[in-house]
RNA sequence: AAAUAAAUAAAAUGGUUACCUCAUAUAAUUUCGAGAAUAUGGCUCGAUCGUCUCUACCCAUCACCGUAAAUGAUGGACUAUGAGGGAGGAUGGAUCAUUG
Numbered sequence: 001a002a003a004u005a006a007a008u009a010a011a012a013u014g015g016u017u018a019c020c021u022c023a024u025a026u027a028a029u030u031u032c033g034a035g036a037a038u039a040u041g042g043c044u045c046g047a048u049c050g051u052c053u054c055u056a057c058c059c060a061u062c063a064c065c066g067u068a069a070a071u072g073a074u075g076g077a078c079u080a081u082g083a084g085g086g087a088g089g090a091u092g093g094a095u096c097a098u099u100g
Stems, first nucleotide, its partner, number of pairs: 011099007019085007026056001031047005041065002050057001058076006
């Protein structure tokens, strides 16, 4: 000095952000352990399963159970990702991509 690879500061440009709808995931589910309630009740704690998946795994009503140890049905969400939707504008932040 050149080439290749990796990383990267300031700064610049562009996208995204909140809400609504739809789709996918999951059936707001499975299997258990310990404890608790009993027709004025039907829960609590923990583990496990399910998703190219983070989180969640409950609530209400009705039925049913004749006092036992066990629930069932129906309706109702959140979360993750993707797509679509709408009056306009300003400023700032975060994040992603590109340049640098």
Model confidence (mean pLDDT): 80 of 100. Purine riboswitch aptamer from Aquibacillus albus, 100 nucleotides, folded computationally. Rfam family: Purine riboswitch aptamer. Rfam's curators write: Riboswitches are metabolite binding domains within certain messenger RNAs that serve as precision sensors for their corresponding targets. Allosteric rearrangement of mRNA structure is mediated by ligand binding, and this results in modulation of gene expression. Rfam 15.1 lists 4,097 matches to the family in 1,411 species. The model forms 100% of the base pairs in the Rfam consensus.